[in-house]
Context: one part of a larger RNA
Molecule: large-subunit ribosomal RNA, domain I
Organism: Polaribacter reichenbachii
RNA sequence: GGCGUAUGGCGGAUGCCUAGGCUCUCAGAGGCGAUGAAGGACGUGAUAAGCUGCGAAAAGCUACGGGGAGGGGCACAUACCUUAUAAUCCGUAGAUAUCCGAAUGGGGCAACCCACUAUGUUGAAGGCAUAGUACCGAAAGGGGCAAACCCGGUGAACUGAAACAUCUAAGUAACCGGAGGAAGAGAAAACAAAAGUGAUUCCGUUAGUAGUGGCGAGCGAACGCGGAUUAGCCCAAACCAAUAUUGUUACGGCAAUAUUGGGGUUGUAGGACCACGAUAUUCAAUGCUAAGUGAAUUAGAACUGUUUGGAAAGACAGACCAUAGAGGGUGAUAGUCCCGUAAAAGUAAGCGAAGUUAUUGAUAGUGGUAUCCUGAGUAGUGCGGGACACGUGUAAUCCUGUAUGAAUCCACCGGGACCAUCCGGUAAGGCUAAAUACUCCUGAGAGACCGAUAGUGAACUAGUACCGUGAGGGAAAGGUGAAAAGAACCCUAAGUAAGGGAGUGAAAGAGAACCUGAAACCGUACGCUU
Numbered sequence: 001g002g003c004g005u006a007u008g009g010c011g012g013a014u015g016c017c018u019a020g021g022c023u024c025u026c027a028g029a030g031g032c033g034a035u036g037a038a039g040g041a042c043g044u045g046a047u048a049a050g051c052u053g054c055g056a057a058a059a060g061c062u063a064c065g066g067g068g069a070g071g072g073g074c075a076c077a078u079a080c081c082u083u084a085u086a087a088u089c090c091g092u093a094g095a096u097a098u099c100c101g102a103a104u105g106g107g108g109c110a111a112c113c114c115a116c117u118a119u120g121u122u123g124a125a126g127g128c129a130u131a132g133u134a135c136c137g138a139a140a141g142g143g144g145c146a147a148a149c150c151c152g153g154u155g156a157a158c159u160g161a162a163a164c165a166u167c168u169a170a171g172u173a174a175c176c177g178g179a180g181g182a183a184g185a186g187a188a189a190a191c192a193a194a195a196g197u198g199a200u201u202c203c204g205u206u207a208g209u210a211g212u213g214g215c216g217a218g219c220g221a222a223c224g225c226g227g228a229u230u231a232g233c234c235c236a237a238a239c240c241a242a243u244a245u246u247g248u249u250a251c252g253g254c255a256a257u258a259u260u261g262g263g264g265u266u267g268u269a270g271g272a273c274c275a276c277g278a279u280a281u282u283c284a285a286u287g288c289u290a291a292g293u294g295a296a297u298u299a300g301a302a303c304u305g306u307u308u309g310g311a312a313a314g315a316c317a318g319a320c321c322a323u324a325g326a327g328g329g330u331g332a333u334a335g336u337c338c339c340g341u342a343a344a345a346g347u348a349a350g351c352g353a354a355g356u357u358a359u360u361g362a363u364a365g366u367g368g369u370a371u372c373c374u375g376a377g378u379a380g381u382g383c384g385g386g387a388c389a390c391g392u393g394u395a396a397u398c399c400u401g402u403a404u405g406a407a408u409c410c411a412c413c414g415g416g417a418c419c420a421u422c423c424g425g426u427a428a429g430g431c432u433a434a435a436u437a438c439u440c441c442u443g444a445g446a447g448a449c450c451g452a453u454a455g456u457g458a459a460c461u462a463g464u465a466c467c468g469u470g471a472g473g474g475a476a477a478g479g480u481g482a483a484a485a486g487a488a489c490c491c492u493a494a495g496u497a498a499g500g501g502a503g504u505g506a507a508a509g510a511g512a513a514c515c516u517g518a519a520a521c522c523g524u525a526c527g528c529u530u
Stems, first nucleotide, its partner, number of pairs: 001529009015515001016479002020450002022447007029439002031145002039100003042055003046078002050074002061094006070082003105114003115133007135142002149180001150178005160167001164214001190197002201228005211219002232431003235375001239262010267409001269374004273368004282362005287356003292351002297345002303318005319336002321325001327339003380404008390416001411426005466473002486514001489501004
């Protein structure tokens, strides 16, 4: 030096555990903000660095309801307070709420500086106190923040095409604006095809079909069918009237314009107008009554003995409850020990099916057809673009930058160039629940999800420490024991180190560097060997 055996150190794998995560389901909520938000700074405790709570009334104040013996957060100490005159705690409603921040009196390097006006403090100066003083808007109100979902505006590239330019990626990402609990769409100038359907949205299918496409890569419908959910309405105009102004007048009026009220709203055309008839029917909102729902809560059955053990819930024996044998805890595995669980009870604000009468509002017919009305710089067209599955193509349909520009019910639009017949519809005004999308958040629950190098980056003072001028990047770190019973006292020692006794404990080889304690690595003793 090597190998082996034994015994240690170091180390923190493994096993077990979970206080934290992850993914969903059901229900709720879907906003907060000038009555000052989100987010912070600074304070606030007897002692107080951090977290939490709170705000100069500062781990808190008031009222009501619940609850019923201790309490003064995490947090384990001492002191001192508080509480049966009902605290702490739980729920609801209030008060207070420094400074910054949309930040809003002006300024500013956020948490700071400096004002003006009125009133008061004193008669004056300075100071102090209270209230007000930004901008937009006629006012109401707006502004800022917030996870995704939604609508609109602007709008890439990498990439694919095995290169690349049309094309694709993709109207995606990103940026901007806006709204709601959903948004958007929506009551046919729609589809269809000789038969019919009857607003919109979403799902399945039609179908990777018809198409489109340097006919490459790719892109990719609709009709129809089956479901979810269902709901329809209001203006403009004709006509009538009122008011105001203007013009005109023979002073009786007439006309125009504007505003308001009535009327009216559709395609087998409808309405005005004329004639007839009628006050019906149905619905909505508000109020009232009111079942119910609804915070903290209340109450809630049934087990003992022996035995092993540190400890019984284990084993053995015999019982009991069950609309409760979900789950958790308790010194090992408990239906009957504790918290609970099932089934019940109770309740403020709020919500509220249903009913009711009261008020208010809305809602209807038949015939005639002479006249009037039925959305104009609109529809359409030329040129240039875009959207449609559809790349200009035979290219309909929709939008519009530019130039033009109709018809008015004997009318107009569409049915994928275009024309005719036929069929369907009535544009150029508006509103509309549900079925659908999402989850920053709250409650209840689930998991052939993870179990501390996993699962969130974060089970712990975590977006912390630390790094960076900054944007930004971003950790490590869980476990004594059933209970601190956390080792009085003694000894060695320089000892507030460390160790040895003693003591606690089932165990200290559980001693705080604390469950288990692998390997690498480093020793010690012995054996064999070189």